[in-house]
Context: one part of a larger RNA
RNA sequence: CUGGGUGUAAAGGGAGCGUAGACGGUUUUGCAAGUCUGAAGUGAAAGCCCGGGGCUUAACCCCGGGACUGCUUUGGAAACUGUAGGACUAGAGUGCAGGAGAGGUAAGUGGAAUUCCUAGUGUAGCGGUGAAAUGCGUAGAUAUUAGGAGGAACACCAGUGGCGAAGGCGGCUUACUGGACUGUAACUGACGUUGAGGCUCGAAAGCGUGGGGAGCAAACAGGAUUAGAUACCCUGGUAGUCCACACUGUAAACGAUGAAUGCUAGGUGUAGGGGGUAUCGACCCCUUCUGUGCCGCAGUUAACACAAUAAGCAUUCCGCCUGGGGAGUACGGCCGCAAGGUUGAAACUC
Numbered sequence: 001c002u003g004g005g006u007g008u009a010a011a012g013g014g015a016g017c018g019u020a021g022a023c024g025g026u027u028u029u030g031c032a033a034g035u036c037u038g039a040a041g042u043g044a045a046a047g048c049c050c051g052g053g054g055c056u057u058a059a060c061c062c063c064g065g066g067a068c069u070g071c072u073u074u075g076g077a078a079a080c081u082g083u084a085g086g087a088c089u090a091g092a093g094u095g096c097a098g099g100a101g102a103g104g105u106a107a108g109u110g111g112a113a114u115u116c117c118u119a120g121u122g123u124a125g126c127g128g129u130g131a132a133a134u135g136c137g138u139a140g141a142u143a144u145u146a147g148g149a150g151g152a153a154c155a156c157c158a159g160u161g162g163c164g165a166a167g168g169c170g171g172c173u174u175a176c177u178g179g180a181c182u183g184u185a186a187c188u189g190a191c192g193u194u195g196a197g198g199c200u201c202g203a204a205a206g207c208g209u210g211g212g213g214a215g216c217a218a219a220c221a222g223g224a225u226u227a228g229a230u231a232c233c234c235u236g237g238u239a240g241u242c243c244a245c246a247c248u249g250u251a252a253a254c255g256a257u258g259a260a261u262g263c264u265a266g267g268u269g270u271a272g273g274g275g276g277u278a279u280c281g282a283c284c285c286c287u288u289c290u291g292u293g294c295c296g297c298a299g300u301u302a303a304c305a306c307a308a309u310a311a312g313c314a315u316u317c318c319g320c321c322u323g324g325g326g327a328g329u330a331c332g333g334c335c336g337c338a339a340g341g342u343u344g345a346a347a348c349u350c
Stems, first nucleotide, its partner, number of pairs: 003322004007304002012318001014201004021194003025088007033081002035077008048066007091191001092188003095184004103177007110154001115149007125136002162169002206247001208245004215241002220236004258317006266295011299306002323350003332343004
């Protein structure tokens, strides 16, 4: 390389958009690049294969045929691929009519709670633990009442419920805005799928500048525990956590399962629509589309399990794997303010 693989054994890119490329619906006409077929030329000789022959045989040598899978020229075929033109509507998209949603961004706003401040009542404790102590408190704490300040998060509703490509999204209101779904079938007429590079998004932590800082809390300090205790427990506490802008670009970024399309028993929940039956009406019942769960047949699987949301049966495209360690290291390149990221070996060893 081929082959075989990629849920858990090595292996699905964190996610999307999309360039080149690869692949691509139904029908018709032309062309003939691929394809198929005929002919001609060439494909040196030797060698190779087959059949003969000559040295006593063999090796060796000679003769005839074949092959030389290729290339060039030329005559034809038109099913398939391609290409050019025409037509279509089942893919895809647009329009129209609807309902659902923590989808996003910005502004405003609400109540509970913690902390702090002020004032009142009130007096000796509070707090904390396995038990204590550090700590707070007669300069009046804890408790309780009233008023105020400020920051962060949104109890109940809440649901293997919803939305989003993923990361993720949850008080309420408003503005702007993205997507999906259902119904209809008016319009376009293959406009599609995937996607190396590329671009964009991307939890937490971290970094830069400027704000903010209630609670929590790396580091740090003290008290305990202990043989020790650079921990677990306790009392404090700074970065950080929050906001704006800019960077970083990684996670068990997980369904450890790439995207798309078609097909392949059922049963039962749940969410959002549609159509029926029925009814005064809401239910109920039947059916259909989309999502989200559980169980389960065939089939698959090393087993576990998966099973229309496939890990089944097929097709297209991309990423990745190829014994363990060394090592996601070294070196070099690229990116970054740095931290570091990305690409990514070898010696050696088992």
Molecule: small-subunit ribosomal RNA, central domain
Organism: uncultured bacterium